The part of an RNA shown here (large-subunit ribosomal RNA, domain IV) has 348 nucleotides and comes from a soil metagenome. Rfam family: Bacterial large subunit ribosomal RNA. Its mean pLDDT, the model's own confidence on a scale to 100, is 88.
[in-house]
Context: one part of a larger RNA
RNA sequence: CCUUCGUCAAGGAACUCGGCAAAUUAGUUCCGUAACUUCGGGAGAAGGAACGCCCCGGUAGGGUGAAGCGGCAUGCCCGUGGAGCUCGAGGGGGUCGCAGUGACCAGGCCCAGGCGACUGUUUACCAAAAACACCGGUCCUUGCCAACGCGAAUGAGCGUGGACGUAUAAGGGCUGAGACCUGCCCAGUGCUGGAAGGUUAAAGGGAGGCGUGCGAGCGCUGAACCGAAGCCCCAGUAAACGGCGGCCGUAACUAUAACGGUCCUAAGGUAGCGAAAUUCCUUGUCGGGUAAGUUCCGACCCGCACGAAAGGUAGAACGAUCUGGGCGCUGUCUCGACGGAGGACCCG
Numbered sequence: 001c002c003u004u005c006g007u008c009a010a011g012g013a014a015c016u017c018g019g020c021a022a023a024u025u026a027g028u029u030c031c032g033u034a035a036c037u038u039c040g041g042g043a044g045a046a047g048g049a050a051c052g053c054c055c056c057g058g059u060a061g062g063g064u065g066a067a068g069c070g071g072c073a074u075g076c077c078c079g080u081g082g083a084g085c086u087c088g089a090g091g092g093g094g095u096c097g098c099a100g101u102g103a104c105c106a107g108g109c110c111c112a113g114g115c116g117a118c119u120g121u122u123u124a125c126c127a128a129a130a131a132c133a134c135c136g137g138u139c140c141u142u143g144c145c146a147a148c149g150c151g152a153a154u155g156a157g158c159g160u161g162g163a164c165g166u167a168u169a170a171g172g173g174c175u176g177a178g179a180c181c182u183g184c185c186c187a188g189u190g191c192u193g194g195a196a197g198g199u200u201a202a203a204g205g206g207a208g209g210c211g212u213g214c215g216a217g218c219g220c221u222g223a224a225c226c227g228a229a230g231c232c233c234c235a236g237u238a239a240a241c242g243g244c245g246g247c248c249g250u251a252a253c254u255a256u257a258a259c260g261g262u263c264c265u266a267a268g269g270u271a272g273c274g275a276a277a278u279u280c281c282u283u284g285u286c287g288g289g290u291a292a293g294u295u296c297c298g299a300c301c302c303g304c305a306c307g308a309a310a311g312g313u314a315g316a317a318c319g320a321u322c323u324g325g326g327c328g329c330u331g332u333c334u335c336g337a338c339g340g341a342g343g344a345c346c347c348g
Base pairs, nucleotide, nucleotide: 001343002342003341004340005339006338007337008336010334011333014332019329027051028050029049030048031047036041038177052095053094054093055092056091061087062086063085064084068080069079070078071077072075096100108327109326110325111324112323113322114321115319116318120132121131136175137174138173139172140171141170142169148161149160150159151158179313180312181311183244184243185242188241189240190237191236192235193234194233197232198231199230204225208221209220210219211218212217245263246262247261248260249259272306273303284300285299286298287297288296
């Protein structure tokens, strides 16, 4: 010096990205417990007090229930009885130490916010999470030899899951408890429906034409007409993919614009939220907290580029989650010191 453990004056987070690590707390009984809340919770909230040993006294009381005694329906019966064993407070008195859950074992706590409702699941070996799942919601598919898969096939018929189920079922997509809600657009794309019409292949059809043959014929070509799905067309559909404007002017200070004009669109973002896990400018501005705060909290709204099931907004409970603050506590630090064990070092 390294690893690991123990202790420390005064201070007590000044350390640091960050209280990381460590320390504090800790058991049982009693007292006492706020906001908020889905009335269950939050709660072990928080915050306090007591605790050993000896005596009254193994006391009060509880559990079990023997012998004995009584009864008759004579039974592994009923009643009575209380021995023995066992559990065991509360109270009073006394007593020792610095210290009585005397060692070991054994929650630190609070406030505010983001995300996810929750318990769960996950990157076996750098990620446990706000990711996945979830209960619930909604849309679509499927009428049963179901839809949808898997296997073996190259055929057209099987085996098997679905399911020994049958639309209150099964499969797929999105969302993700519960609460309050979920606005406008069907022009584009998709999907669904539509006995008309247009277009459209082979097949059918053969007017006509050509070659050849003396000819019957043989061969070639071929217009109209007929002819499916699809596409065009007409509708519907957004908890389908998606989308949800610009410019100019206007009020008796100024500023602003409820109001007006105009252009474009399928329709021009509603409620709610908003410098946000989203804000570039930006450390926005104001307020709070600090002596001092690019973080944090509350507001404002000028939303570069929130917004309603790629859900919106609140929100109790929950979380080895993330962020900010506080109390307690400490070798994290000021700033280091000493000690134990094992290495390092020397000899073998």
The full RNA is in RNAcentral, with records from MGnify.